Model confidence (mean pLDDT): 79 of 100. This is a predicted structure of a 141-nucleotide RNA (SAM riboswitch aptamer (S box leader)) from a Chloroflexota bacterium.
[in-house]
RNA sequence: CCCUUAUCAAGAGAGGUGGAGGGGAACGGCCCUGUGAAGCCCGGCAACCCCCUCGCUCGUGCGCAGGCGCAGGAGUGGGGCAGGUGCCAAUUCCGCUAGUGGCUCUGUCUAUCCCGGACGGAGCGGGCUAGAAGAUGAGGG
Numbered sequence: 001c002c003c004u005u006a007u008c009a010a011g012a013g014a015g016g017u018g019g020a021g022g023g024g025a026a027c028g029g030c031c032c033u034g035u036g037a038a039g040c041c042c043g044g045c046a047a048c049c050c051c052c053u054c055g056c057u058c059g060u061g062c063g064c065a066g067g068c069g070c071a072g073g074a075g076u077g078g079g080g081c082a083g084g085u086g087c088c089a090a091u092u093c094c095g096c097u098a099g100u101g102g103c104u105c106u107g108u109c110u111a112u113c114c115c116g117g118a119c120g121g122a123g124c125g126g127g128c129u130a131g132a133a134g135a136u137g138a139g140g141g
Base pairs, nucleotide, nucleotide: 001141002140003139004138005137006136007135008134013042015041016040017039021032022031023030027095028094029093043088044087045086048084049083050080051079052078054077055076056075057074058073060071061070062069063068064067092133096131097130098129099128100127102124103123104122105121106120107119108118109117110116
């Protein structure tokens, strides 16, 4: 650097140091920041890998007359946090593509007096779904 795959709305200090930036490209937006940014140290969160093997399920091997016993394995639920990562404002802060709803305003046509109907336009929002891009883990090249 590339490929595969899972996850991305929850969670995490009012400490020390440090001094002006930060929101992991750029650009724009919008934010955070001298009531102290990044970085570093400590602390913490979570549970991907991992650890335990308590429950359930499945299949394997061995033993025995049976059906059970034993061993080790896989899946799933449960527990843990020693170790490897990760993470600790805002959805992955927002932005791109497609589809599809909601609300507000509005145009044209249509209609029987009105309520209305058809087809559009503009706007709003942490709408929903699927992608793209990205991040992180695990596996592979």
The sequence was found by an Rfam model in a public genome assembly.